[in-house]
Formats: sequence, C1' cells, structure tokens
RNA sequence: UCCCGUCCGUUGGGGUGCCGAGAGGCUGAGAGGCGUGGUUCGCGCCAACCCAUCGUACCUGAUCCGGGUAAUGCCGGCGAAGGGAACGGUCUUCGGCAGACA
Repeated sequence: UCCCGUCCGUUGGGGUGCCGAGAGGCUGAGAGGCGUGGUUCGCGCCAACCCAUCGUACCUGAUCCGGGUAAUGCCGGCGAAGGGAACGGUCUUCGGCAGACA
C1' cells in the first nucleotide's frame, strides 16, 4: 500500500402481532398514517424501521413442542433445518494487522 470490518451510495428484500369500547397497556429495531373493499378482516400506497449471501430481516414447517402470561411467536426449543433480497465506493468516518506485495 493492498486488504478486512465499519461506514457511505444506489438498488433490492421484509414484517406490521396481542389485550382493550376507547384511552391506553405488552413484546419488539419497527406494531404509524392515508385510501379502499368489507365488517372487525383483507388489499393498496406512503412513512419509519430492520435486513441483503460469512444472510441474527423475513418466510416455511406451524392450527408444532415445553414454559410462562391478562393475552399473543411473550420466552425457549425446533435451528448447524428448508427457503430468502447485491453491487459499487472508500481521498466520507473509525478500527484491525490475519493474509498479500514492497
């Protein structure tokens, strides 16, 4: 010096649960707003947030198993499971010194 991580940019991926008449409460990074159908549920858009292959976003198994709770994917297991969305910059910051070169 390259490089690696971080970081930045662009692009892309993702969920929106539980209790309650409501206010509000629980978990979480995130449970928001608007529109619409409809009737307590679905869809679309926007915002915020998280995640992007060394994949801790998220989905499936799952109307699963154990524990706990007012209740819920609330906690643990399942899980080294099966899927899952990437490129660039680094003279934008900070850190590393394993490796390569001099």

A computed fold for a 102-nucleotide RNA, annotated as TPP riboswitch aptamer (THI element).